[in-house]
């Protein structure tokens, strides 16, 4: 000097699904009850990677958590930045 990936940080963008009944109520709460969702965490299956052991592994499936106006919050993605590694 270019360039990739990993974590971090910012800043953008991000879905689904009762502001559902009842009772208390300090009225965006709190407890029952019935019905939903799949994109935080978390379990399971296993195609495929690696393979001397030990492993890895989806957004599918399960809903324990968690949510079901708005705001949070949200996997994921996109751009900068820093760091650190590997190429050239």
């Nucleotide at each position: 000097u270019a360039u990739a990936u990993u974590u971090u940080u910012a800043a953008g963008g991000g879905a689904g699904a009762g502001a559902c009944u009842g009772c208390a109520u300090u009225u965006u709460u709190g407890u029952a009850g019935c019905g939903c969702c799949g994109a935080a965490g978390g379990a399971g299956c296993a195609a495929c990677c690696a393979c001397c052991c030990c492993g890895g592994a989806a957004a599918c499936u399960c809903u324990c958590a968690g949510g079901c106006a708005a705001a949070a919050g949200g996997a994921c993605c996109u751009u900068a930045a820093a760091c650190a590694u590997g190429u050239u």
This is a predicted structure of an 88-nucleotide RNA (Glycine riboswitch aptamer) from an uncultured Pelagibacteraceae bacterium. Its mean pLDDT, the model's own confidence on a scale to 100, is 77.